The RNA shown here (transfer RNA) has 71 nucleotides and comes from a Clostridiales bacterium. Rfam family: tRNA. It is annotated as a transfer RNA. Taxonomically the source falls in Eubacteriales (Bacteria, Bacillati, Bacillota, Clostridia).
C1' cells in the first nucleotide's frame, strides 16, 4: 500500500434492532471491640461525524486510534 478485526464504567468483559448488564474495584450503610470477610445499597460508560429506521451499543458509510496477517 492491501485485506480482516477491534473501539461500552477505573479495570476486565457481556448486551436477538426494543429498560446498556456481569466480575472486580470505588463509595456508603449494617455486621464486628476492631481490621478482613459477609450482607444490603448507590454512583459511574456505548470513542468522532454522518446516514438507514418507529426505533441504532447493535445495520450501512468516512476518516483518526489499536491488533493481525499478505506485499
Nucleotide at each position: 500500500g492491501c485485506u480482516u478485526c477491534u473501539a461500552u464504567a477505573g479495570c476486565a468483559c457481556a448486551a436477538c434492532g426494543g429498560u446498556a448488564g456481569u466480575g472486580c474495584g470505588g463509595c456508603u450503610g449494617c455486621c464486628u471491640u476492631g481490621u478482613a470477610a459477609g450482607c444490603a445499597g448507590c454512583g459511574g460508560a456505548u470513542g468522532a461525524g454522518g446516514g438507514u429506521u418507529c426505533a441504532a451499543a447493535u445495520c450501512c458509510c468516512u476518516a483518526c486510534g489499536g491488533a493481525a496477517g499478505c506485499u